[in-house]
Context: one part of a larger RNA
Molecule: large-subunit ribosomal RNA, domain II
Organism: Spirochaetales bacterium
RNA sequence: GCCUGCGAGUUAUUCUAUGUUGCAAGGUUAAGAGAUUGUAGUCUCGUAGCCGUAGCGAAAGCGAGUCUUAAUAGGGCGACUAGUAGCAUGGAGUAGACGCGAAACCUGGUGAUCUAUCCAUGGACAGGUUAAAGCGGCAGUAAGAUGUCGUGGCGGACCGAACCCACCAAUGCUGAAAAAUUGGGGGAUGAUCUGUGGAUCGGAGUGAAAGGCUAAUCAAACCAGGCGAUAGCUCGUUCUCUCCGAAAUAUCUUUAGGGAUAGCCUCAAUUGUUUUUUUAUGGUGGUAGAGCACUAACUGGACUAGGGCCCCUUACCGGGGUACCAAACCCAAAUAAACUCCGAACGCUAUAAAACAAGAGAUUGGGAGUCAGACUAUGGGGGAUAAGCUUCAUGGUCGAAAGGGAAAGAGCCCAGACCGUCGUCUAAGGUCCCUAAAUAUGUGCUAAGUGGGAAAGGAUGUGAAGUUGCACAGACAACCAGGAGGUUGGCUUAGAAGCAGCCAUUCCUUAAAAGAGUGCGUAAUAGCUCACUGGUCGAGUAAUUUUGCGCCGAUAAUGUAACGGGGCUAAGCACAUUACCGAAGACACGGAUUUCAUGUAUUUAUACAUGGAGUGGUAGGAGAGCGUUCCGGAAGCCGUAGAAGGUCGAUCGUAAGGACGGCUGGAGGUAACGGAAGUGAGAAUGCAGGC
Numbered sequence: 001g002c003c004u005g006c007g008a009g010u011u012a013u014u015c016u017a018u019g020u021u022g023c024a025a026g027g028u029u030a031a032g033a034g035a036u037u038g039u040a041g042u043c044u045c046g047u048a049g050c051c052g053u054a055g056c057g058a059a060a061g062c063g064a065g066u067c068u069u070a071a072u073a074g075g076g077c078g079a080c081u082a083g084u085a086g087c088a089u090g091g092a093g094u095a096g097a098c099g100c101g102a103a104a105c106c107u108g109g110u111g112a113u114c115u116a117u118c119c120a121u122g123g124a125c126a127g128g129u130u131a132a133a134g135c136g137g138c139a140g141u142a143a144g145a146u147g148u149c150g151u152g153g154c155g156g157a158c159c160g161a162a163c164c165c166a167c168c169a170a171u172g173c174u175g176a177a178a179a180a181u182u183g184g185g186g187g188a189u190g191a192u193c194u195g196u197g198g199a200u201c202g203g204a205g206u207g208a209a210a211g212g213c214u215a216a217u218c219a220a221a222c223c224a225g226g227c228g229a230u231a232g233c234u235c236g237u238u239c240u241c242u243c244c245g246a247a248a249u250a251u252c253u254u255u256a257g258g259g260a261u262a263g264c265c266u267c268a269a270u271u272g273u274u275u276u277u278u279u280a281u282g283g284u285g286g287u288a289g290a291g292c293a294c295u296a297a298c299u300g301g302a303c304u305a306g307g308g309c310c311c312c313u314u315a316c317c318g319g320g321g322u323a324c325c326a327a328a329c330c331c332a333a334a335u336a337a338a339c340u341c342c343g344a345a346c347g348c349u350a351u352a353a354a355a356c357a358a359g360a361g362a363u364u365g366g367g368a369g370u371c372a373g374a375c376u377a378u379g380g381g382g383g384a385u386a387a388g389c390u391u392c393a394u395g396g397u398c399g400a401a402a403g404g405g406a407a408a409g410a411g412c413c414c415a416g417a418c419c420g421u422c423g424u425c426u427a428a429g430g431u432c433c434c435u436a437a438a439u440a441u442g443u444g445c446u447a448a449g450u451g452g453g454a455a456a457g458g459a460u461g462u463g464a465a466g467u468u469g470c471a472c473a474g475a476c477a478a479c480c481a482g483g484a485g486g487u488u489g490g491c492u493u494a495g496a497a498g499c500a501g502c503c504a505u506u507c508c509u510u511a512a513a514a515g516a517g518u519g520c521g522u523a524a525u526a527g528c529u530c531a532c533u534g535g536u537c538g539a540g541u542a543a544u545u546u547u548g549c550g551c552c553g554a555u556a557a558u559g560u561a562a563c564g565g566g567g568c569u570a571a572g573c574a575c576a577u578u579a580c581c582g583a584a585g586a587c588a589c590g591g592a593u594u595u596c597a598u599g600u601a602u603u604u605a606u607a608c609a610u611g612g613a614g615u616g617g618u619a620g621g622a623g624a625g626c627g628u629u630c631c632g633g634a635a636g637c638c639g640u641a642g643a644a645g646g647u648c649g650a651u652c653g654u655a656a657g658g659a660c661g662g663c664u665g666g667a668g669g670u671a672a673c674g675g676a677a678g679u680g681a682g683a684a685u686g687c688a689g690g691c
Base pairs, nucleotide, nucleotide: 001691002690003689004688005687006686011095012094013093014092015091016090017089018088019087020086021085022084023083026051027050028049032045033044034043035042036041055062056061065077066076067075068074098236099235101233105226106225107224108223109222110221116200117199118198119197120196121195122194123193124192125190127159128158129157130155134151135150136149137148138147139146163187164186165185167184168183169182170181171180202218204214205213206212239625240624241623242622243621244620249262250261251260252259253258263370264369265367266366267365268364269363270362271361274360275357276355277354278353279352280351281350282349283348284347285346289342290340291339295336296335299332300331301330304326306325307324308322309321310320311319312318373398374397375396376395377394378393379392380391381390382389403414404413405412418591419590420589421588423587424586425585429581430580431579432566433565434564438578440577441576442575443574444573445572451568457552458551461549462548463547464546465545466544467543468542469541470540478536479535480534481533482532484509485508486507489503490502491501515530519528520527592615593614594613595612596611597610598609599608600607601606626680628677629676630675631674632673636670637669638668645664646663647662648661649660651658652657
């Protein structure tokens, strides 16, 4: 891992609701007792007790009333009757209470044959090295000290086996081994190692201290018990079909991944359009926008208090000026979530009318689930007018929704799947091939593979619509020629001559035209050039505005890789038109089922027919069934002319499932209709066995 078997809402009791049965102003027995050949049963007694039949008041108490009160007022709670006992089902409480699951806590015991420390008594340490004290000889000294040669053999001394340890590496890591092996390494007369016996233990021991060790277990051992501890947590929870169908919000919460109440779902009863939509009329509101009348902010101007500065005068007062600041007022411009002289759409609401009749609305009661929401569109807040961000509001979809489209995709677009059909029409989206349908039609645009990724910004790309100049009295471009004189204008300057800089209404003359000069240039001149003019040429040219489609800007990591691909100059883009394709949508035909209406039949139930509307679905509510084991049915029926079980088969039913036949098997099985449950497995890192 697979297969087979086992494996989770039970039982008792109390309450509550519904259904049903009995009796009914009553209902009912409990313990207990008696009887009894259907003895885990049944029948009969048993009236204690409980519920109901009357309430109100704290109570005395009164009573269809009573309490409050001074009250006969007012008000509160009552009064017009239906209950009660059993059974079944839903739910709640108490119990382990759907199942499995802690780490823990407590009680009583068992452990120091491992290991920690200690006690008693034994044992072990090849060989080599170094050479302390002491002692002796000699030298030396006044005596010493001291020196030297010997002897000696100290040391948590040295090297190194046994022995002890475990620093490094490799191997091993379903090991040879639940800690080792191999090669190196450290200690090796010592705080050394070790045998045997003994002592100390669970909040306790022991610890040269690592929270180490206390029998492969230690921040509190092990065993049994309390114990089915508790688990707002995780996981799992077993047959079928039908009807309806949520929530991820509010408030409170030692509350935030839990709960309670409300909201939203479902079922029953009651009500019977009260609901919804539209229109009309009335009311309500201060948003979008707009505005500046208030509040606040704020720009320019005009005007003018006040202030600053300057001047005159002066004891004080006073007067004048101002390229400074500037209130108020005025003009113009103009900002605001916490501004409003204004002000929609729209929302809410009342009344009336009309339409629709739908799983509309409301009330009471039974049962829930939900309290992590997601994206998208629009309106806001937070953030950076960032986020697949966060937080509200109003819709949508997903959640709980399959189908078609978007290559592929929970939340986008289209559209809501009862079943069947080799039928039809469409939606979004498409129609060259992959790939169903137009190589459709008409008119334009694009040349960039733009289409098929991107900004500020840039550009004689190109199309369309304008506006304003110039132009056959010759424009624009190009070429030829001129572009002069006063004058080197004045000032400044070393110089300044059109061209460093400053000044100037920047003049005048000759002219077809020519600036006191557009740029380059020189030290300054010079030189080149432009404006401007003539000629040659011969038809458009220049500037600008709006707009369509393009261009540049454009750099990423495996490989084209920014159309799904091929490929496309349309098979791209814009506008228009006609066809077609395209879904589980709509329609057609057949069938099933729910519900409503009508009709027929009928013993309430229900059955049939016709018609209308329905039949996606998680949590969840409601309904109807299938099957398993046992009991009654049953001293019956089936069965050796073959039960159960197994296996095969082209059979029946909407499903769970049910028949029938063959083979196997070899002795039991059991209907209708009822009753009772150890009643249905694929998941729980489920349990046991097999492979």